[in-house]
RNA sequence: GGCGGGGUAGCUCAGCUGGUUAGAGCGGCGGAAUCAUAAUCCGUAGGUCGGUGGUUCGAGUCCACUCCUCGCUACCA
Numbered sequence: 001g002g003c004g005g006g007g008u009a010g011c012u013c014a015g016c017u018g019g020u021u022a023g024a025g026c027g028g029c030g031g032a033a034u035c036a037u038a039a040u041c042c043g044u045a046g047g048u049c050g051g052u053g054g055u056u057c058g059a060g061u062c063c064a065c066u067c068c069u070c071g072c073u074a075c076c077a
Base pairs, nucleotide, nucleotide: 001073002072003071004070005069006068007067010026011025012024013023019057028044029043030042031041032040050066051065052064053063054062
């Protein structure tokens, strides 16, 4: 350099064939229960969906460019 995968909540990850309001587990916070703690149960907050632009009535999802990351591969030495 070429090809391919990934980037979504603090962490690990879903998200189908584009369709109103983006989800789960863990973690955080509040509460219940307990003599108390843990476990458990209930509730709750938390997101520029890597960035920019485009297509569309409508984009996490499609297209272009770009940044980061992982793998494979080629060349030089």